[in-house]
């Protein structure tokens, strides 16, 4: 040098879905932008919730010569799957995951 791992730190690349209605505030006014706040309408890839197959447990039932099997109840138990809690719906920021390096640990 080279593999492999974990997860950090750099840069890059990254959807969706109303620039939505109303009402208050800041900017001299209007008209426009920001920001709270109701209000109906959406999005899944921040985060978070639920679980399938399998699996283990049972002074639990039934069946049986045993092994074991069938219910029943509990536990464990993946997601980009579900809910939409939180978050988001113009640009910006954020983004799950992807790639490139650099640091670490192991093999060598």
């Nucleotide at each position: 040098a080279c593999g492999a791992g974990c997860a950090a730190c750099a840069g890059g690349g990254a959807a969706g879905a109303g620039a939505c209605u109303u009402a208050u505030u800041a900017g001299g006014c209007u008209u426009u932008u920001g920001a709270u706040a109701a209000g109906c309408g959406c999005c899944g890839a921040a985060g978070g919730u639920g679980c399938a197959a399998g699996u283990c447990u049972g002074u639990g039932a039934c069946u049986g010569g045993c092994g074991a099997g069938u219910c029943c109840a509990g536990g464990c138990g993946a997601a980009a799957c579900u809910c939409u809690c939180a978050g988001g719906c113009a640009a910006a920021a954020g983004g799950a995951c992807c790639c490139u390096g650099u640091a670490c640990u192991c093999g060598a």
A computed fold for a 108-nucleotide RNA from an Anaerolineae bacterium, annotated as Glycine riboswitch aptamer. Model confidence (mean pLDDT): 78 of 100.